[in-house]
Predicted 3D model of a 71-nucleotide RNA (transfer RNA) from Neodontobutis hainanensis.
RNAcentral holds the sequence, with entries from ENA.
Rfam family: tRNA.
Taxonomically the source falls in Neodontobutis (Eukaryota, Gnathostomata, Actinopteri, Gobiaria).
Model confidence (mean pLDDT): 82 of 100.

This record gives sequence, structure tokens and C1' cells, in this order.
RNA sequence: GGUAGGAUGGCUGAGAGUUCAAGCGGUGGACUGUAACCCCACAAACAGAGGUUUAAAUCCUCUUUCUAUCA
Repeated sequence: GGUAGGAUGGCUGAGAGUUCAAGCGGUGGACUGUAACCCCACAAACAGAGGUUUAAAUCCUCUUUCUAUCA
């Protein structure tokens, strides 16, 4: 340098147009003599910029960054 793939809560990880799952963790409550376990509730995210669309995490373009592979 060419090609392919990825970037989503504090962490891991789904979602491939209309509503952002789940688990761990955090906070509050319930339970308990106290704590743990279990149960209930809450908060919390789409790498950046543009475009298409009624509607974009999702489709398109560019940029940044990471991984794999070829030379």
C1' cells in the first nucleotide's frame, strides 16, 4: 500500500429501518438479628461528520481507530 471485518451503558454482548434485548456491576426497596443468596424497581449507551428516508444504531459517503490477511 491492497482486501475484509469491527467500534453500541462502568464491563461483556444482541439488535441488519419505525419500540436499544440480556447478563455482570451500580443505586433504592423488600427479606434477615446482621450479611450473603433470592425477589421488586430505577439509572445508564449507538466512534465522529455529512447524505437518503415520514422515520437511521441499522442504508450510502468520508474521516478516526482497532483486528485479520496479502504483498